[in-house]
RNA sequence: CAGGUGGAUCAGGGCGUCGCUGUGUUAACGCGCAGAGGAAAGUCCGGACUCCGCAGGGCAGUGAGCCUGGUAACGCCAGGGCGGAGUGAUCCGACGGAAAGUGCAACAGAGAGCAGACCGCCGAUGGCUUUUCGGAGCACAGGCAAGGGUGAAAGGGUGGGGUAAGAGCCCACCGCCGCGCUGGUGACAGGGCGGGCAAGGUAAACCCCUCACGGAGCAAGACCAAAUAAGCCGGCGUGCUGAGCGAUCAGUGAGGAUUGGCCCGAUCGAGCCGGCGGGUAGGUCGCUAGAGGCCAUCAGUGAUGGUGGUCCCAGAGGAAUGACGUCACGGCCCUAAAAGGGUGGACAGAAUCCGGCUUACCGAUCCACCACGGCC
Numbered sequence: 001c002a003g004g005u006g007g008a009u010c011a012g013g014g015c016g017u018c019g020c021u022g023u024g025u026u027a028a029c030g031c032g033c034a035g036a037g038g039a040a041a042g043u044c045c046g047g048a049c050u051c052c053g054c055a056g057g058g059c060a061g062u063g064a065g066c067c068u069g070g071u072a073a074c075g076c077c078a079g080g081g082c083g084g085a086g087u088g089a090u091c092c093g094a095c096g097g098a099a100a101g102u103g104c105a106a107c108a109g110a111g112a113g114c115a116g117a118c119c120g121c122c123g124a125u126g127g128c129u130u131u132u133c134g135g136a137g138c139a140c141a142g143g144c145a146a147g148g149g150u151g152a153a154a155g156g157g158u159g160g161g162g163u164a165a166g167a168g169c170c171c172a173c174c175g176c177c178g179c180g181c182u183g184g185u186g187a188c189a190g191g192g193c194g195g196g197c198a199a200g201g202u203a204a205a206c207c208c209c210u211c212a213c214g215g216a217g218c219a220a221g222a223c224c225a226a227a228u229a230a231g232c233c234g235g236c237g238u239g240c241u242g243a244g245c246g247a248u249c250a251g252u253g254a255g256g257a258u259u260g261g262c263c264c265g266a267u268c269g270a271g272c273c274g275g276c277g278g279g280u281a282g283g284u285c286g287c288u289a290g291a292g293g294c295c296a297u298c299a300g301u302g303a304u305g306g307u308g309g310u311c312c313c314a315g316a317g318g319a320a321u322g323a324c325g326u327c328a329c330g331g332c333c334c335u336a337a338a339a340g341g342g343u344g345g346a347c348a349g350a351a352u353c354c355g356g357c358u359u360a361c362c363g364a365u366c367c368a369c370c371a372c373g374g375c376c
Stems, first nucleotide, its partner, number of pairs: 001374001003370008013327006020035006037347001041358002044356005049217004061213005066080005081095001082093004096208002101206002103202002118148002120144003125141002127138004156174006175197001176195004181190003221285004231276006239252005256268004292311008329345001331343004
């Protein structure tokens, strides 16, 4: 240098002009200052905050599930254990329980759950045949889970002894189970003694065990309040005739009301006016000073925490954060190259706030580490 592993940071920039949102100032014109992200995204998890509910316990339901620590909390993070992958740096893991119960296992296969003689091995013993009487043969009874074959899976593994052939039948080591010991906060690790093996898989099948868990969400919620219904209070008014027990109905059109300066006319004619209440439109608050950023230092392997200093850093509401010009920058294309020209600048975009996770992302930079190896 090339290859690889882990982590961190930036995320197009400068200037000018014209706009937009917020804010300070001004009587006003105007002027000054500030104005998206690492994910603002998905809305998956955890909280703050708000309202509703709530004596306590249980069932059901949902979720979490190796250990220790961190944190406001978490399904997050850090460190560690165990298992797996890699030569390695390192990476991946829903990682409690199958000797409580119930269930499931297609096809293949002889046999699939306290299993099974298809091929195979043996045939010591009994049986049959034969014999030179030593034995030999057959494979009928029977024995065998070693070997082959099927399967995802065939009832510990390897080696030795043993046997007719075999088999934890016996032995050694490994595995497994039980009980002590040592180290560790713990997960766990190491070793000792005993046991011949009893206990196949599946819990991302039901289930069992341990732990946790009220509901809705800023369109939460609070205040002000045009309009307007019910209801309440006050003031003024409610004539006359008829029917009806009455509620009420029909007629009339006097006083009155509206129109209007006044009269006529027309309409209404038992309600009208005011206030409270209520809450729509609208407005205000919630609303951005916070588990806050940066720097230093201390404790800790680390996540993180303590202390000191310093800074104020969007707050809209059909919803601002933009457009144009110019200068360099870097990418791509044209060209043999240079000069020159063209093109276009990742993903995306606040909406109560915060901590995580996940997903998207042109490119650039930096740090640590790996091989006992490749090239110079």
Model confidence (mean pLDDT): 78 of 100. The RNA shown here (Bacterial RNase P class A) has 376 nucleotides and comes from an Acidobacteriota bacterium. It was read from a public genome assembly, where an Rfam model found it.